[in-house]
RNA sequence: GGCCAGAUGGUCUAGUGGUAUGAUUCUCGCUUAGGGUGCGAGAGGUCCCGGGAUCGAUCCCCGGUCUGGCCC
Numbered sequence: 001g002g003c004c005a006g007a008u009g010g011u012c013u014a015g016u017g018g019u020a021u022g023a024u025u026c027u028c029g030c031u032u033a034g035g036g037u038g039c040g041a042g043a044g045g046u047c048c049c050g051g052g053a054u055c056g057a058u059c060c061c062c063g064g065u066c067u068g069g070c071c072c
Base pairs, nucleotide, nucleotide: 001071002070003069004068005067006066007065010024011023012022018055025043026042027041028040029039030038048064049063050062051061052060
């Protein structure tokens, strides 16, 4: 330098054109003598950035940044 894949709450992760799933974490409550476990409720995401097409984008198109892999 070329090609491919990926970027989604603090962390990990699913997902599809109609503002997003689950786990974990944290807070509160129940349970316990207390803790743990278990159960319930809640908090936490401008879906990497910019532009375009669309009534509408996390999803499609273009460019960029970063990460990983392959080739030279």
Predicted 3D model of a 72-nucleotide RNA (transfer RNA) from Caenorhabditis briggsae. RNAcentral holds the sequence, with entries from ENA, Ensembl Metazoa, GtRNAdb and Rfam. Model confidence (mean pLDDT): 82 of 100. The organism belongs to Caenorhabditis, within Eukaryota. A source record names the gene tRNA-Pro-AGG-3-1. It matches the Rfam family "tRNA". By type it is a transfer RNA.